[in-house]
Molecule: Bacterial RNase P class A
Organism: Kutzneria sp. CA-250172
RNA sequence: CGAGUCGGCGGGGCGGCCGCGUCGGCGGGCCCAGGCCCGCCGCCGAGGAAAGUCCGGACUCCACAGGGCAGGGUGGUUGCUAACGGCAACCCGGGGCGACCCGCGGGACAGUGCCACAGAAAACAGACCGCCCGGCCGCCCUUGGGCGGUCGGGUAAGGGUGAAACGGUGGUGUAAGAGACCACCAGCACCCCGGGUGACCGGGGUGGCUAGGUAAACCCCACCCGGAGCAAGGCCAAGAGGGCGCCGCAUGCGGCGCCUGCGCAGGCGAUCGAGGGCGGCCCGCCCGAUGCCUGCGGGUAGGCCGCUGGAGCCUGCCGGCAACGGCAGGCCGAGAUGGAUGGCCGCUGCCCGGCGCGAGCUGGGUACAGGAUCCGGCUUACAAGCUGGCUCGCUCG
Numbered sequence: 001c002g003a004g005u006c007g008g009c010g011g012g013g014c015g016g017c018c019g020c021g022u023c024g025g026c027g028g029g030c031c032c033a034g035g036c037c038c039g040c041c042g043c044c045g046a047g048g049a050a051a052g053u054c055c056g057g058a059c060u061c062c063a064c065a066g067g068g069c070a071g072g073g074u075g076g077u078u079g080c081u082a083a084c085g086g087c088a089a090c091c092c093g094g095g096g097c098g099a100c101c102c103g104c105g106g107g108a109c110a111g112u113g114c115c116a117c118a119g120a121a122a123a124c125a126g127a128c129c130g131c132c133c134g135g136c137c138g139c140c141c142u143u144g145g146g147c148g149g150u151c152g153g154g155u156a157a158g159g160g161u162g163a164a165a166c167g168g169u170g171g172u173g174u175a176a177g178a179g180a181c182c183a184c185c186a187g188c189a190c191c192c193c194g195g196g197u198g199a200c201c202g203g204g205g206u207g208g209c210u211a212g213g214u215a216a217a218c219c220c221c222a223c224c225c226g227g228a229g230c231a232a233g234g235c236c237a238a239g240a241g242g243g244c245g246c247c248g249c250a251u252g253c254g255g256c257g258c259c260u261g262c263g264c265a266g267g268c269g270a271u272c273g274a275g276g277g278c279g280g281c282c283c284g285c286c287c288g289a290u291g292c293c294u295g296c297g298g299g300u301a302g303g304c305c306g307c308u309g310g311a312g313c314c315u316g317c318c319g320g321c322a323a324c325g326g327c328a329g330g331c332c333g334a335g336a337u338g339g340a341u342g343g344c345c346g347c348u349g350c351c352c353g354g355c356g357c358g359a360g361c362u363g364g365g366u367a368c369a370g371g372a373u374c375c376g377g378c379u380u381a382c383a384a385g386c387u388g389g390c391u392c393g394c395u396c397g
Base pairs, nucleotide, nucleotide: 001393002392003391004390005389006388007387008386009385012348013347014346015345016344017343018342020045021044023042024041025040026039027038028037029036030035047368051379052378054377055376056375057374058373059229060228061227062226066283067282068281069280071225072224073223074222075221076090077089078088079087080086091105092103093102094101095100106220107219111218112217113214114213115212128159129158130155131154132153133152134151135150136149137148138147139146140145167185168184169183170182171181172180186210188207189206190205191204192203193202194201195200233305234304235303236302241260242259243258244257245256246255247254248253262297263296264295265294266293267292268291275287276286277285278284312331313330314329315328316327317326318325319324349366350365351364352363353362354361355360
C1' cells in the first nucleotide's frame, strides 16, 4: 500500500425570534375547605431502533392454588442473568491459506415410515457382464485337450448402475473366490493410563470382523411451561328504581338530606349442593342460598390512582479469558390523554457535481424513523462520517 475479517462510536452543530406540554417559584383575580383563570421566571421534554409483537419477566386480577393426561417449548458442555428460544467461553462436525464463519449439535441397538430414476440388488439382500467345478449335445483336434450351446452347483475378488452397494491396501489360501486366515490402517465395543469442572482430547491393550442414510419424517429420551393482560386492576362521582326522615301544603304532590341500588319474564335450586370458578380433559379444591343461569329493555361511560426512582444510569477500583459480578462515590433526564417539542432566519459541519493554475466561487443532498405500564433480549430498516483489533499478499528500512 492492497485485499479480507471481527467490532465500537455516531444519528449534524451554534446563535436569534415566535409558539407548545408536565412540574416548581413569584404576583394578581374570581370564589370563599377546596378549586379555577391570567401574567412573569426557571428545570426538563422521543429512539438506537421508539418498528415487528417474536421470546422472557416485573406488576395486576382470576385465586386459597395441588396432582395427572393431552398440548407446547428447548436440545453439545460449563458459566452469566430476575428469566429466556438470550449472552460469553469452550468442545465436536463442516467451510476457508488464514483471521474467522456456519450448525433446528441427545437417540437409528424401542418402534413405524421414506431413499425417485438407474441398477441383479437400496437392508439383512442380491446375480446383468463375469470366474470356477460337474453332466449332456454338437464341431475341431486326435492318448491329453480346445470352442459353442444347455442344465445343475459354487462365488461376490474383477467390470457396470447409482448420492450411497455389507470396510480399505497388500498377501496366504482356494477348483474359483471370500476377513476364511495374516500384517498394517479406518471404524465399533470393552478395559487401563494421562489432561480437562465438563462436553471431549491424547496414548496403550484386547476382540468379533464391520449391523447404510434420513428424526429440519412420525417417534423415543432429558429439561422447562397455569391463564389473561395497563383497554390489567383499584377509588370517587353520577343514574333510572326503591326505602327512611324532615319541611311546605291545595292531603294530590313538591323540595331537601341520608341509605340502597337497574326493571321485566322464564328456568333450576335451597346444605342430601343447583349453578359457577380453576387455558382443553380427569381427579381434587373453592364460592354458593335476599342463590345461580338465560332472554329482552334501561342508566352511566365523567374524574383520580395505577404513571414513572428503576433487576436504573455514570465514574473509579477489584475479581473473571469473557459474558458479567462486587465495592465506593455521584446523578434523576416525557408522563401526555381529540393526545405536547413546531415554524422562520443566519452561520457552519459532512458528501456529490461544475468552473478555476490556485485562493476560491457556485449548485444539489444530508438516512431509518417518533412514546402511552415498564424492563432484558432477538429480528428488521438505516444516508453521511469517525475509529480499533486481527489475517493474508506486495514493497521498503